[in-house]
RNA sequence: GAGCGCGUAGCUCAAUAGGUAGAGCAUCUGACUUUUAAUCAGAGGGUCGUGGGUUCGAUUCCCACCGCGCUCA
Repeated sequence: GAGCGCGUAGCUCAAUAGGUAGAGCAUCUGACUUUUAAUCAGAGGGUCGUGGGUUCGAUUCCCACCGCGCUCA
């Protein structure tokens, strides 16, 4: 330098052939328990890497850039 893949909650990861995003763990609250743990119920938490474009509407499609990984030179 070129090609490919990835970037979503504090962490690990889903999802959607375009219609205002979920799980597990963690955190907080409550129930239960003599207490803790475990179990059960609930809550909070995301400008879906950044900036543009297309569209009535973009996390999803297109382009550029940034970061990480792999391969080739």